[in-house]
The RNA shown here (FMN riboswitch aptamer (RFN element)) has 136 nucleotides and comes from Anaerolinea sp. The coordinates come from a structure-prediction model, not an experiment, and the mean pLDDT is 79. It was read from a public genome assembly, where an Rfam model found it. NCBI's taxonomy places the organism under Bacteria, Bacillati, Anaerolineales, Anaerolineaceae, Anaerolinea. Rfam family: FMN riboswitch aptamer (RFN element). Rfam describes the family as follows. The RFN element is a highly conserved domain that is found frequently in the 5'-untranslated regions of prokaryotic mRNAs that encode for flavin mononucleotide (FMN) biosynthesis and transport proteins.

């Protein structure tokens, strides 16, 4: 003391607050009503940001992971899908990464239409650290 190759560990956050009332109870009544519970999903508003790269810190640069299908099932391997940013400013002529201002974007199943509940998942990954082997 490298590479491959094997162990082990770790590896995702996130609706306070109000408003509507789909639907559903009770009661009342010829009919009309009336009270009540009712959406983290609508509506205002609040909140959240995996990994690895970039001359400097990144949800929206480039790229992985997450998703589905090939298949009864899991891995693999292929496929298929796959979101969103700008003006200004600062500085090593470096930052769409930083400050500043305004925006935007977020699987797949389930339910009142979901980034933020529930499920799948006490699941897995992209990685990330440590150890072992020990050619030379």
């Nucleotide at each position: 003391a490298a590479c491959a190759g094997c162990c082990u560990u770790c590896g995702g956050g996130g609706c306070a607050g109000g408003g509507u009332g789909c639907g559903g109870a009770a009661c009342c009544u010829a009919u009309c009503g009336u009270u009540c519970c009712a959406a983290u999903u609508c509506c205002c508003g609040a909140u959240c940001g995996g990994u690895g790269g970039u001359a400097a810190c990144a949800g929206c640069c480039c790229a992985c992971g997450c998703g589905c299908g090939c298949c009864a099932u899991g891995c693999a391997g292929c496929g298929c899908a796959a979101g969103a940013c700008u003006c200004g400013g600062u500085g090593u002529c470096a930052a769409c990464u930083c400050c500043g201002a305004g925006g935007c974007c977020g699987a797949c199943g389930g339910u009142a239409c979901a980034g933020u509940c529930c499920g799948g998942a006490u699941a897995a990954a992209a990685g990330a650290a440590g150890g072992c082997c020990a050619a030379c």